[in-house]
Context: one part of a larger RNA
RNA sequence: AGUCGACAACGGAUGCCUUGGCGGUUUUGGCCUAGGAAGGACGUUUGUAUACCAACGAUAUCGUCGGUUAGGCGGUUAGCAGCCUGCGAUCCGGCGGUUUCCGAAUGGGGUAACCCUCCCCCGAUAAUAUCGGGGGAAGGCAAUAGUGAAAGUUCUGUCCAAAAGACAGAAAAAUAGCUGUUGUCAGGGCACCGGGCGAACUGAAACAUCUAAGUAGCCCGAGGAAAAGAAAUCAAUUACGAGAUUCCGUCAGUAGCGGCGAGCGAAAGCGGAAGAGUCUAAACCCCGCCUUUGGCGGGGGGUUGCAGGGCUUCCAAUAUGGGAUGAAAGGAAGGUAACAGAACUGCCUGGAAUGGCAGACCACAGAGAGUGAAAGUCUCGUACGUAAAACCCGAAUUUCCCCUAGGGAGUACCUAAGUACCACGAAGCACGGCAAAACUUCGUGGGAAUCUGGGUGGUCCACCAUCCAAGACUAAACACCAAAACCGACCGAUAGUGAACUAGUACCGUGAGGGAAAGGUUAAAAGUACGCAGGUAAUGCGAGUGAAAUAGUACCUGAAAUUGUCGACUA
Numbered sequence: 001a002g003u004c005g006a007c008a009a010c011g012g013a014u015g016c017c018u019u020g021g022c023g024g025u026u027u028u029g030g031c032c033u034a035g036g037a038a039g040g041a042c043g044u045u046u047g048u049a050u051a052c053c054a055a056c057g058a059u060a061u062c063g064u065c066g067g068u069u070a071g072g073c074g075g076u077u078a079g080c081a082g083c084c085u086g087c088g089a090u091c092c093g094g095c096g097g098u099u100u101c102c103g104a105a106u107g108g109g110g111u112a113a114c115c116c117u118c119c120c121c122c123g124a125u126a127a128u129a130u131c132g133g134g135g136g137a138a139g140g141c142a143a144u145a146g147u148g149a150a151a152g153u154u155c156u157g158u159c160c161a162a163a164a165g166a167c168a169g170a171a172a173a174a175u176a177g178c179u180g181u182u183g184u185c186a187g188g189g190c191a192c193c194g195g196g197c198g199a200a201c202u203g204a205a206a207c208a209u210c211u212a213a214g215u216a217g218c219c220c221g222a223g224g225a226a227a228a229g230a231a232a233u234c235a236a237u238u239a240c241g242a243g244a245u246u247c248c249g250u251c252a253g254u255a256g257c258g259g260c261g262a263g264c265g266a267a268a269g270c271g272g273a274a275g276a277g278u279c280u281a282a283a284c285c286c287c288g289c290c291u292u293u294g295g296c297g298g299g300g301g302g303u304u305g306c307a308g309g310g311c312u313u314c315c316a317a318u319a320u321g322g323g324a325u326g327a328a329a330g331g332a333a334g335g336u337a338a339c340a341g342a343a344c345u346g347c348c349u350g351g352a353a354u355g356g357c358a359g360a361c362c363a364c365a366g367a368g369a370g371u372g373a374a375a376g377u378c379u380c381g382u383a384c385g386u387a388a389a390a391c392c393c394g395a396a397u398u399u400c401c402c403c404u405a406g407g408g409a410g411u412a413c414c415u416a417a418g419u420a421c422c423a424c425g426a427a428g429c430a431c432g433g434c435a436a437a438a439c440u441u442c443g444u445g446g447g448a449a450u451c452u453g454g455g456u457g458g459u460c461c462a463c464c465a466u467c468c469a470a471g472a473c474u475a476a477a478c479a480c481c482a483a484a485a486c487c488g489a490c491c492g493a494u495a496g497u498g499a500a501c502u503a504g505u506a507c508c509g510u511g512a513g514g515g516a517a518a519g520g521u522u523a524a525a526a527g528u529a530c531g532c533a534g535g536u537a538a539u540g541c542g543a544g545u546g547a548a549a550u551a552g553u554a555c556c557u558g559a560a561a562u563u564g565u566c567g568a569c570u571a
Base pairs, nucleotide, nucleotide: 001570002569003568004567005566006565007564008563009562015556016520017519020491021490022488023487024486025485026484027483028482029481030480031188032187039102040101041100042057043056044055045054046081047080048079051076052075053074062096063095064094065093066092067091071084072083073082107116108115109114117137118136119135120134121133122132123131124130139185140184141183142182143181144180145179146178147177153171154170155169156168157167158166159165192223193221194220195219196218197217203210207259233242234241246273247272248271249270250269256264257263277473278472279471280416284300285299286298287297288296289295290294305451307415308414309413310411311410312409313408314407315406321403322402323401326400327399328398329397334392335391336390338386339385344359345358346357347356348355360377361376362366368380369379370378421446422445423444424443425442426441427440428439431458453468454467455466456465457464507514508513527555530542531541532540533539
């Protein structure tokens, strides 16, 4: 020096565990805000006692109505002191009260949580000084009341021969503005929703059409959902039919689109979830007002495609059905605290019995958790059952209210116009202009018809079928979030959330932003009294606790690399 071994050290793998996560099912709830939100700052929660968490707000230890019952003064966090409590504290629940300062922040300012001011009322005071308490003072829009210009108009006067114009004066009205009052808005909201704008990396094995993708991102807006929605829809092609929208499954990786590359990719139909339909404009009639061939406003009327409605006329009827689009009463069931709830002992092992052995018991309860090892009968619970002063939700039912009417004949008055449609240029539709329709929309230029009408059926024409645009509203099924209960061939501390611990913390960055590591003594602290060494140390050795201390807080297990000591062997 090497190899091997033993014993130690270092280290924190592995095993076991779980306080925390992940995914789902069912049910319930879903906007907050000038009555000051979301989010914070600072305080309070008896003292010792800082800090973090939690709750609360100078009433920080409030009131009231219920529940529960012997302890309590929140947790980490023990001791001591002090205090509350059967005149019911603490705790749980319902309803109220209070709710500093910042923040839309709103009296003015400002480097958020700070500074400064004005007005009114009350109190202290001799006082209007000063101090304390209460209230008020931002802005936009709309309505309304008051006030109310300049300009303009008309008239008069002067200049002027007159007109025009200028100047001066007067009159009436209006508007802007100003002031007050009332209403409303603002700001926030993880995700979901509607709309506007809208990439690139990437893929095409390069790249340009294309793709990624109408994604990410930005902006606007709304709600508990949003959007869509009652056919100018589909279907069918010689002829059946369907009947608003939304969502799921299928159709189907089909038909198609596509430098026919990469890729993109339907629909009808069928099976389900849920189901709901309505109101205007116009013709015509009545009323009011005005600037009166007419217009505007209000009421009636009317709302569709086997065309319907109006008007004229004839016949019939006085009902039926419905109400999400509506109000009141009503209160079932349920929710927000709770109550009650069966049945086991002995011996053995052990530190400890829930284990083993033996003999019992309950069960509408053998779900689950805890207890010194593995418990139906120890504890909490579980099954079955019971319960609410107050608040929430609200079924049945009742009342009022609202809506709902036919047929024949005639007439040809009405039935949504810069609309439909066309051309050119574009975008979205699975469809890249393509043989490219239809639908939605934009730019430029043209531009109808009026029921003997018009749109559609994938260029186009005919026939046929089908529907009625150019106005509006509309629950549910569907998305997302949270809570509660439950579930898991989900994870088990390099996993599972970034976060099981003071975690969006420490730390980094001017900032936007980035972003960790870190769990485990024991059944119970019984957390080592006392002694000794040492520096009134660290630490160790005794002693003691404990089943165990090589379980001693650097604490379960304690692998490997690595280090040391001793031994063996070899040179």
Notes
The prediction has a mean pLDDT of 81. A computed fold for a 571-nucleotide part of an RNA from Candidatus Gottesmanbacteria bacterium RIFCSPLOWO2_01_FULL_42_22, annotated as large-subunit ribosomal RNA, domain I. The RNAcentral record of the full RNA draws on SILVA. Rfam family: Bacterial large subunit ribosomal RNA.